[in-house]
Predicted 3D model of RNase P RNA and transfer RNA as a complex of 464 nucleotides. It holds a member of the Rfam family "Bacterial RNase P class A". Its family is annotated with ribonuclease P activity, tRNA processing and dimeric ribonuclease P complex in the Gene Ontology. The family's RNA type in Rfam is ribozyme. Model confidence (mean pLDDT): 77 of 100.
């Protein structure tokens, strides 16, 4: 100086105008609102919805089957197909990356080419008989094929062949020894070699109860239903925006009161059914002290997010202290211009340090919350490693 | 919120592990005096996109991407 590997972080500031949505407030209004004023107001992914949980409601004695997921060992978690750490393969000079239960419990499949493809198999070749046509032996050589039934050597044979022997690789088995444990390592034996595909059936060990905020919960018009009263010219109730008179309408009608519950509306829902004080105000039990809800201020306690330190631990991640916050809806609010200044890119003048012009400045947006995990991403930024090449 | 389904040639569709086809459209020829129809004949495919499993994938798994459909 070139190449790369791994993690982590950021994802524009400021400042004007106009503008949006919640909540509290002061004035107007008093049906719906409006004006000011404060305060709060999206992401790293909010996205896909691909696992997991919280919540709620329904269903449940236990245990099987079916179905449906996960899959090497430890661990972390609320809890996961995540996430740390390790083992063992297989790639990569290497930093580093990728996979991962059983194929000796069974059933299937392995095209083509090739004699033969799964307890195989003689196309050449080699041997051996035979005059030959052809038999027989042989898995050592050749030739197909993703695969062809261990490797070397040395006996042995007509020729060969774990047919025997000796080493070396595999596989089962038993024993020692290291580790929680996959799993290494080491000896001693067997037969003497045993294909692959479970992201095909399957089989073994483990989880899973169904729904889902349109969960579910309170209140609660109109209309239909049930009761009870008054009434139908001896007139109930209604209109002619007070009231009486007066007029008009008026009859399976008006009133009241049940119980489900549709429209709706409100909670769930945006920290907490937590604990105290202090004031106001509605019930009413109770002779009185007492006790009950509801609003407001405050206090303390507890939680959740973040940021900073500290402590355990290899690490995921627990745990303790401190500052700092707490968005929440109507099918849906965060936007819009202008101006400087970062940032990246082009072009221009300058020897150079610069300067000057244009042009970009992403991917996207909450709706019950939360923990992953997977896709999108202009643009940078940190830390830590690894090859190659030069100098010294 | 749930839950199923398709993507293969210009167009509509088969194939579900083993050298990708069919119908219609398209060139070209041939029959006619010409045209249709008919008959031979021919080209065209990242089987939505990556990635794994396999000796091998349109198929079989995982992730995207685009599309439809149905419940409440």
């Nucleotide at each position: 100086g070139g190449a790369g590997c791994c993690g982590g972080c950021c994802g524009g500031g400021c400042g004007g105008c106009c503008g949006c949505g919640g909540c509290c407030g002061u004035u107007c209004a008093a049906c719906c609102g409006a004006c000011c004023g404060g305060u709060c107001g999206a992401g790293g992914a909010a996205a896909g919805u691909c696992c997991g949980g919280a919540c709620u409601c329904c269903a449940c004695a236990g245990g099987g089957c079916a179905g449906g997921g996960u899959g090497c060992u430890g661990g972390g978690u609320a809890a996961c197909g995540c996430c740390c750490a390790g083992g063992c393969g297989g790639g990569g000079u290497g930093a580093c990356c990728c996979g991962c239960g059983g194929a000796g419990a069974g059933c299937g499949c392995c095209a083509c080419a090739g004699a033969g493809a799964a307890c195989a198999g003689a196309c050449c070749g080699c041997c051996c008989c035979g005059c030959a046509g052809g038999g027989g032996g042989u898995a050592a050589g050749g030739g197909u094929g993703a695969a062809a039934c261990g490797g070397u050597g040395a006996g042995g044979u007509a020729a060969g062949a774990g047919c025997u022997c000796a080493c070396c690789a595999g596989c089962g088995g038993g024993c020692c020894g290291g580790g929680u444990g996959a799993c290494c390592g080491g000896c001693c034996u067997g037969g003497c070699u045993c294909g692959g595909c479970a992201a095909g059936c399957c089989c073994c060990a483990c989880c899973c109860g169904g729904a889902g905020c349109a969960a579910g919960g309170c209140c609660a018009a109109g209309c239909a239903g049930g009761g009870a009263g008054c009434g139908u010219u001896c007139g109930a109730g209604g209109g002619c925006g007070g009231c009486c008179c007066g007029u008009c309408c008026g009859a399976u009608g008006c009133u009241c009161c049940c119980g489900g519950g549709u429209a709706g509306g409100c909670c769930g829902c945006a920290c907490g059914a937590g604990c105290g004080g202090c004031g106001c105000c509605c019930g009413u039990g109770g002779u009185a002290c007492c006790g009950g809800g509801g609003c407001g201020c405050u206090g303390c306690c507890g939680g959740g997010g973040u940021c900073g330190c500290g402590c355990a631990g290899c690490g995921a991640u627990g745990c303790g202290c401190g500052g700092u916050u707490c968005a929440g809806a109507g099918a849906g609010a965060u936007g819009g211009c202008c101006g400087c200044c970062g940032c990246c890119g082009g072009c221009c003048c300058g020897c150079g340090a610069g300067g000057g012009c244009c042009g970009g400045u992403a991917c996207a947006g909450g709706a019950u919350c939360c923990g992953g995990c997977u896709u999108a991403c202009a643009g940078g930024c940190c830390g830590g490693c690894u090859c190659c090449u030069u100098c010294c | 919120g749930g839950g199923c389904c398709c993507g293969u040639a210009g167009c509509u569709c088969a194939g579900u592990g083993g050298u990708a086809g069919a119908g219609c459209a398209g060139g070209g020829g041939a029959c006619u005096c010409a045209u249709a129809a008919u008959c031979c004949u021919u080209a065209g495919g990242u089987c939505g996109c990556a990635g794994g499993u396999u000796c091998g994938a349109u198929c079989c798994c995982u992730g995207c991407c685009g599309g439809g459909c149905c419940c409440a």